[in-house]
RNA sequence: UCCCGAUAAAGGCAAACCCGCCGCGAGGCGGGGACGCAAAACCACGGAUCAGGCCACUCGCCUGAUGGCCGGGUUACCGAA
Repeated sequence: UCCCGAUAAAGGCAAACCCGCCGCGAGGCGGGGACGCAAAACCACGGAUCAGGCCACUCGCCUGAUGGCCGGGUUACCGAA
C1' cells in the first nucleotide's frame, strides 16, 4: 500500500414518526428524533421500484424520484485477527 472488518479508539451519518416549507405527485429541505449503517460519503451508468403524462385495454414510450433497493464507479477515518 492492497485485501479485510475487532466486545479496539476517535468520531460520523440518521430510518420510522412529529412540526414547518417546496412540489401535480413520487419525494425533497430545515428542526426534533434514532431503526440502523464500516462508507448510510459522492455519482442516476445499468437493473428494479415509485410518481406524473402519453398511447389502441395490454404491450410500450417520455419526464421525474429513490444512492438507507441491488450492481457499478470515485474518494475516505482506524489498524486487531
Molecule: c-di-GMP-I riboswitch aptamer
Organism: Candidatus Rokuibacteriota bacterium